[in-house]
RNA sequence: AGAGUGGGUUGGGCGAUCGCUGGCUGUCUUCUCAGUCAGAGGAAAGUCCGGGCAGGAUAGGGCAAGGCGAUGGCUAACAGCCACCCGGGGCGACCCGCGGGAAAGUGCAACAGAAAAUAUACCGCCGAUGGCCUCUAUGGCACAGGUAAGGGUGAAAUGGUGCUGGUAAGAGCGCACCGCGAUAUUGGUGACAAUGUCGGCAUGGUAAACCCCGCCUCCUGCAAGACCAAGCAUGUCGGCUAACCGGCCCGGCCAAUGCCGACGGGUAGGUCGCGUCUCCGUUAGGAGAGAGUUAACUGGCAACAGCUAACCAAGUUAAAUGAUCGCCGCUGAAAAUUCAGCACAGAACCCGGCUUAUAAACCCACUCUGUUU
RNA sequence: GGGGCCGUAGCUCAAUUGGUUAGAGCAUCGGACUGUCGAUCGGAGGUUGAGGGUUCGAGACCCUUCGGCUUCG
Repeated sequence: AGAGUGGGUUGGGCGAUCGCUGGCUGUCUUCUCAGUCAGAGGAAAGUCCGGGCAGGAUAGGGCAAGGCGAUGGCUAACAGCCACCCGGGGCGACCCGCGGGAAAGUGCAACAGAAAAUAUACCGCCGAUGGCCUCUAUGGCACAGGUAAGGGUGAAAUGGUGCUGGUAAGAGCGCACCGCGAUAUUGGUGACAAUGUCGGCAUGGUAAACCCCGCCUCCUGCAAGACCAAGCAUGUCGGCUAACCGGCCCGGCCAAUGCCGACGGGUAGGUCGCGUCUCCGUUAGGAGAGAGUUAACUGGCAACAGCUAACCAAGUUAAAUGAUCGCCGCUGAAAAUUCAGCACAGAACCCGGCUUAUAAACCCACUCUGUUU
Repeated sequence: GGGGCCGUAGCUCAAUUGGUUAGAGCAUCGGACUGUCGAUCGGAGGUUGAGGGUUCGAGACCCUUCGGCUUCG
């Protein structure tokens, strides 16, 4: 210098004016007005996982059903993250893997092919042995039969390569190496790895097919749910007395203006949940709690944990978070200062992840190739 | 905001619980028949919404994504 790999940050900036939503303060108050403060994201998205929280009769056990799946750790939890192992890819940095079990059992494998699961003889090779023939010998036939080396089919054909081993021809039949399996030792918490010895090889694929093993999960989701106001009909029908009620069983539970189901009547408003929470205090503020945020330190390879300090003021009518102007930055067009634009996108109960979308700019670490010193 | 379901030809539907080259009716296009039109006959057009994976093999099974329908207090 070129080509790459992995990770991170920002996501136009500053100022002025006019608006919108919310909190606090003031004017008598909740309207209004004034002042002051705050006001979208890394994904707020998809709703794919996991939790908090709320309700289901107090939510406990089993079955069913569903989910997950190498190993060790992290976490409130997870299908997430970190580290490591194994397999595959790349010269390499590094990347990819739903990565338990096919020797518990069942199922499936179209077409092609001789044969598709504890094999098979279509072509080919042989015909040692047995049989037949006559020209009787290093003979012929290819009949019984042998053979998985070679050809051909298929996604897949019962280990691979080699041998002047072996054979009638062949074949793990024998031998060497590789692979595989068993076993011992060593290293590692472990998955596993290395080395030695033994075994001629002994039952291929599919579990994102049923299934088996281990672990996890009760169900419903803030339109959950609680309260206030208004209105209607303690309405009609059916079922129930230990039944009804969770997908089923057990257990647990209570009552007569009862419980369950269907139909019918009424309402279509508000407050809370809900914007860190609880308590004390008139206020200012203080104390405690939190999977909360940020930073430093300590431990750890890391995920993360501990501790200290500061902070915790987005919150809607599922309607706010904006507009205009000036200067600067970037991109494009044009042609010398004009015009246009500024990625993806838009909170809705709250968190932790994953996935997807994303113009442009910057930073860190590492790899390969070339050149120079 | 939450839950559930569905995407196959232009339209309406099939495809044996993974198997050979995805079919049928109507419609469209062009051909034959006809003096012309219709009817009739025979023909053409599909990346199964998109992308990836599992498998020998995917419309079907799994994951991601896009679009649509439906329901709630």
Molecule: RNase P RNA; transfer RNA
Organism: Sedimentisphaerales bacterium